[in-house]
GlmS glucosamine-6-phosphate activated ribozyme aptamer from a Haloplasmataceae bacterium, 154 nucleotides, folded computationally. Model confidence (mean pLDDT): 78 of 100. Its Rfam family is "glmS glucosamine-6-phosphate activated ribozyme aptamer". It is annotated as a riboswitch. The source organism's lineage runs through Bacteria, Bacillati, Mollicutes, Haloplasmatales and Haloplasmataceae.
RNA sequence: AGUAAAAAUGAAGCGCCAGAACUAGGACCCCUAGUUGACGAGGUGAAGGUUUAUCGAAGAUUUCGGCGGAUGCCUUCUAGUACCAAUCUGUACUAAAAAUUAUUUUACAAAGCUACUUGGUAACGAGUAGAACAAAAAAAUAGUAUGAUGUAGG
Numbered sequence: 001a002g003u004a005a006a007a008a009u010g011a012a013g014c015g016c017c018a019g020a021a022c023u024a025g026g027a028c029c030c031c032u033a034g035u036u037g038a039c040g041a042g043g044u045g046a047a048g049g050u051u052u053a054u055c056g057a058a059g060a061u062u063u064c065g066g067c068g069g070a071u072g073c074c075u076u077c078u079a080g081u082a083c084c085a086a087u088c089u090g091u092a093c094u095a096a097a098a099a100u101u102a103u104u105u106u107a108c109a110a111a112g113c114u115a116c117u118u119g120g121u122a123a124c125g126a127g128u129a130g131a132a133c134a135a136a137a138a139a140a141u142a143g144u145a146u147g148a149u150g151u152a153g154g
Stems, first nucleotide, its partner, number of pairs: 014068004019064001020036007039056003045077006078095006086149003099144007113130007
């Protein structure tokens, strides 16, 4: 140094880097080593499948490109919600919430920015303080919402 085995630690804008860019050096258009490679909000019933898996921020040049994964999406199942009590059924939804459309109201970030501290030859990394700024969401109002049996009211 490689291979095998075992143990421990470790994640979802998460992990990794061989393209690319940048830095240092060298035997100098090539090589070696290093650095960069997604800012938060939001999101997991079970099984299977699948890949360009929600929302915005940024003076947006690499948050590029690639590989893998992931709470997304689809199908089925389980248990429920809505459609005038209830049962069956139909459709659309929900996984502690729950039909759909429209309008109105309305809440909360971090990076970035500015000023500094610190590590490194450097590219860059870690951190402190200050002034901020979102959307999806949520709430309210209005309209509309299966059939059979059939309850209540008129």